[in-house]
Small-subunit ribosomal RNA, 3' major domain from an uncultured bacterium, 478 nucleotides, folded computationally. The RNAcentral record of the full RNA draws on ENA, Greengenes and SILVA. Rfam family: Bacterial small subunit ribosomal RNA. Rfam links the family to the GO terms ribosome and structural constituent of ribosome. Its mean pLDDT, the model's own confidence on a scale to 100, is 83.
Context: one part of a larger RNA
RNA sequence: UGACGGGCACCCGCACAAGCGGUGGAGCAUGCUGUUUAAUUCGAAGGUACGCGAAGAACCUUACCAGGGCUUGACAUCCCUCUGACCGAUUUGGAAACAAGUCUUUCUCCUUCGGGAGACAGAGGAGACAGGUGGUGCAUGGUUGUCGUCAGCUCGUGUCGUGAGAUGUUUGGUUAAGUCCAAUAACGAGCGCAACCCUUGUCCUUAGUUGCUAACAUUAAGUUGAGAACCCUAAGGAUACUGCCGGUGAUAAACCGGAGGAAGGUGGGGAUGACGUCAAAUCAUCAUGCCCCUUACGUCCUGGGCAACAGGCGUGCUACAAUGGCCGGUAUAAUGAGAUGCAAGAUCGUAAGAUGGAGCUAAUCUAGAAAGCCGGUCCCAGUUCGGAUUGAGGUCUGCAACUCGACCUCAUGAAGUUGGAAUCGCUAGUAAUGGCAGAUCAGAAUGCUGCCGUGAAUACGUUCCCGGGUGUUGUACA
Numbered sequence: 001u002g003a004c005g006g007g008c009a010c011c012c013g014c015a016c017a018a019g020c021g022g023u024g025g026a027g028c029a030u031g032c033u034g035u036u037u038a039a040u041u042c043g044a045a046g047g048u049a050c051g052c053g054a055a056g057a058a059c060c061u062u063a064c065c066a067g068g069g070c071u072u073g074a075c076a077u078c079c080c081u082c083u084g085a086c087c088g089a090u091u092u093g094g095a096a097a098c099a100a101g102u103c104u105u106u107c108u109c110c111u112u113c114g115g116g117a118g119a120c121a122g123a124g125g126a127g128a129c130a131g132g133u134g135g136u137g138c139a140u141g142g143u144u145g146u147c148g149u150c151a152g153c154u155c156g157u158g159u160c161g162u163g164a165g166a167u168g169u170u171u172g173g174u175u176a177a178g179u180c181c182a183a184u185a186a187c188g189a190g191c192g193c194a195a196c197c198c199u200u201g202u203c204c205u206u207a208g209u210u211g212c213u214a215a216c217a218u219u220a221a222g223u224u225g226a227g228a229a230c231c232c233u234a235a236g237g238a239u240a241c242u243g244c245c246g247g248u249g250a251u252a253a254a255c256c257g258g259a260g261g262a263a264g265g266u267g268g269g270g271a272u273g274a275c276g277u278c279a280a281a282u283c284a285u286c287a288u289g290c291c292c293c294u295u296a297c298g299u300c301c302u303g304g305g306c307a308a309c310a311g312g313c314g315u316g317c318u319a320c321a322a323u324g325g326c327c328g329g330u331a332u333a334a335u336g337a338g339a340u341g342c343a344a345g346a347u348c349g350u351a352a353g354a355u356g357g358a359g360c361u362a363a364u365c366u367a368g369a370a371a372g373c374c375g376g377u378c379c380c381a382g383u384u385c386g387g388a389u390u391g392a393g394g395u396c397u398g399c400a401a402c403u404c405g406a407c408c409u410c411a412u413g414a415a416g417u418u419g420g421a422a423u424c425g426c427u428a429g430u431a432a433u434g435g436c437a438g439a440u441c442a443g444a445a446u447g448c449u450g451c452c453g454u455g456a457a458u459a460c461g462u463u464c465c466c467g468g469g470u471g472u473u474g475u476a477c478a
Base pairs, nucleotide, nucleotide: 001478002477003475004474005473007472008471009470010469011468012467013466015462016461019426020425021424022423023422026318027317028316029315030314031313032312033311034309035308042053043052064304065303066302067301068300069299070298073129077128078127079125080124081123082122083121084120088103089102090101091100092099093098106119107118108117109116110115131293132292134291135290136289140287141286142282143281144280145278147276152191153190154189155188156187157186158167159166160165170183171182172181173180197270198269199268200267202238203237204236205235206234207233208232212227213226216225217224241264244258245257246256247255248254320419324378325377326376327375328374329373330372337366338365341360342359346355347354348353385416390411391410392409393408394407395406396405432454433453434452435451436450437449438448
C1' cells in the first nucleotide's frame, strides 16, 4: 500500500421488511447429470453451466457409430498427355456413393487445306500440395460473461517522507453520481458520471394518399362526390432550466413546499459498461503459433445415433376449478410479415384441410384478437374440473414421417383437491392476467424476440440476511 475480520461509523440496492404472484408436490415439454449403448458427437459447471451455443437433429444439418467406396483427393494454384466438351437424354449392376456403357455436343486465329497455335471445359498422370469440427482458450488475436451503470480508476507539476509511498482523491454539507459547494500543500488534467444519440409523453408548422370524416350531398358500407377541420402518418421545430415564489441552509451547493404546465426536479424506457478481477468462457463462428494425422484423425454414400431410461437436478407449460367449465350472441388492438409468397368470397368436408382463385410487389389486398360484455346451463362431485395415456380413422409438409413430425375426429379419461424443508420474481401502466405477430423454417415451439388489451397491492423503516461504496481500526496474510 492492499486484502481480510462472526471490528467500528456512515451510506446504497426488490438486500431485508410491507405486499402480490409463483417454484419446491402432480402430469407433460425442454435442458443437464447419471446409467445404458456400436454410437448415444462436442462445448458450457457456484453466483457468472443447465428452454445455454442450437433463430428450430426424419434425410441433409452432423461433427458420432456400423457397413460400402475414393486416395493429388469433396475444395485451391501450378506442370504434362489425351479428348471436345460442359449440360441434357438413357441402359446395366448396386442400398446409394460409385462402376461399366449408348445417343447428342465448343469457340478464336493462322494455313501449303495435311495441319498448327490458343482459350474454355472434361478425363488421365507425376508431385509440390490440399484437407482435418484432431490437441493445447494454461501459447494467442478477436469476441463475450461477471463484479456493475457500482462510482470509482489514474496522471503531470509541486510539497512531505531515507524509502516503499503519501498528498491531490481527506474534512463539513449535498447528490443517483469523485454531482456540486465550502474548507484545505496543493494546483490542474485524463478515463468514467452527467449531457450530446434513439424512442415515448404535449403543442406548433409543412404535407394530405392507399390513411381520416366535422359540415353538405350520396351509399348496404368513408361507398362515391367533396373537405384539409379532427385522427393519423413523417419531416422540421418548440417545450423543463430548480427558470419563478416561499421556507430551511453558511449569504454556498442543495433540500422541502407551492404556482404555472401535457410533463418537475435524471419525466418514462433504451443504447452507452472506466482502471481492472475471475490463467472466467470460446482453437467447434472466425483467425492463428506449436504439436499431431496424411490409402487417414482426410473425403463420398446408405442406414443408424444425437430422441435410449432405474434414479436425481434446473427452467417452463397445463391444472387441481364456480372470480370457474361448457353453449349461443356481441364489441374493441398494436407490433410486424407476405411474388419459388400472403391468400379473400364461393363450393366440399364434423374437422385438420381440399378444390379453385378475386386482390396484393401492399397506410390500398391477406389474417373473425382473446380475456371482456349479454343470455343460458352445470351446483361443489375426482365432477359438464383436469387433460396425461392408449386404441381406431384421417389431414398436411416432404424422395421419404418405422426408429423420429405437426395437426384433426371419435373413443379412452391417469395423476392432481393448492403442494415439506427451502426458495424465486416484481415498486406502476410495474406484478398478475388475456391474446397477437415475427425470426429460424419444406414441415416441426409450452422456447426466444417483440406487440397491444385488462390492470392491482404494498414500502413503518434500515435492527437483521445478501451484495456493494467511503472513512477508520486490528492483523502470525501478500